[in-house]
Molecule: transfer RNA
Organism: Flavobacteriaceae bacterium
RNA sequence: GCCGAUGUAGCUCAGUUGGCUAGAGCACGUGAUUUGUAAUCUCGGGGUCGGGGGUUCGAGUCCCUUCAUCGGCU
Numbered sequence: 001g002c003c004g005a006u007g008u009a010g011c012u013c014a015g016u017u018g019g020c021u022a023g024a025g026c027a028c029g030u031g032a033u034u035u036g037u038a039a040u041c042u043c044g045g046g047g048u049c050g051g052g053g054g055u056u057c058g059a060g061u062c063c064c065u066u067c068a069u070c071g072g073c074u
Base pairs, nucleotide, nucleotide: 001073002072003071004070005069006068007067010026011025012024013023019057028044029043031041032040050066051065052064053063054062
């Protein structure tokens, strides 16, 4: 230098041909239970989907560009 993969909550991930308010588990917080802790149960907070731009009535999803990580080739 060229090619490919990945990027969504603190962490691990889903989101399948663009469509109703972006979700799950773990973690965290509140409450219940317990003499107390743990466990269990209940409720809740937390995201502008790596950044920017474009297409569209509508983009996590499609297109362009860029950044980071990983892999391959030379």